[in-house]
RNA sequence: GGGGGUGUAGCUCAGUGGUAGAGCAUUCGACUGCAGAUCGAGUGGUCCCCGGUCCAAACCUGGGUGUUUCCU
Repeated sequence: GGGGGUGUAGCUCAGUGGUAGAGCAUUCGACUGCAGAUCGAGUGGUCCCCGGUCCAAACCUGGGUGUUUCCU
């Protein structure tokens, strides 16, 4: 320098154009002598950035950028 993958909650990841989700973590409650485990209920999001397409974009598309991998 060139090609490919990838960027969504604190972490690990789903989500193939129509209300953004799960597990863990965290907060509160139940249980317990206290705690853990278990059960219940919450909190938590500028979907990396700027454009385009569309009635409608996390999703399709152009560019940028972080990261990873291959080639040279």